[in-house]
RNA sequence: GCUGGCGUAGCUCAGUUGGUAGAGCAGCGCAUUCGUAAUGCGCGGGUCGGGGGUUCGAUCCCUCUCGCCAGCUUCA
Numbered sequence: 001g002c003u004g005g006c007g008u009a010g011c012u013c014a015g016u017u018g019g020u021a022g023a024g025c026a027g028c029g030c031a032u033u034c035g036u037a038a039u040g041c042g043c044g045g046g047u048c049g050g051g052g053g054u055u056c057g058a059u060c061c062c063u064c065u066c067g068c069c070a071g072c073u074u075c076a
Stems, first nucleotide, its partner, number of pairs: 001072007010025004019056001027043005049065005
């Protein structure tokens, strides 16, 4: 330098014939207990890496860009 993959909640990941986003764990509250853990019920939390575009509407399509990973190549 070229090619491909990934980036979504604190963490690990789902979600793509475009229709304003979910799970598990973690956190918080309540119940239970002498207390803790465990268990049960409930709650909060993300404008989807960033900019631009298409569209009535974008996590999803197009484009530029940033970060990480892998492969290839050139030079040293």
This is a predicted structure of a 76-nucleotide RNA (transfer RNA) from a Candidatus Omnitrophota bacterium.
RNAcentral records the identical sequence in 2 taxa.
The organism belongs to Candidatus Omnitrophota, within Bacteria.
The coordinates come from a structure-prediction model, not an experiment, and the mean pLDDT is 80.
It matches the Rfam family "tRNA". From the family's description: Transfer RNA (tRNA) molecules are approximately 80 nucleotides in length. It is annotated as a transfer RNA. Clan: tRNA clan.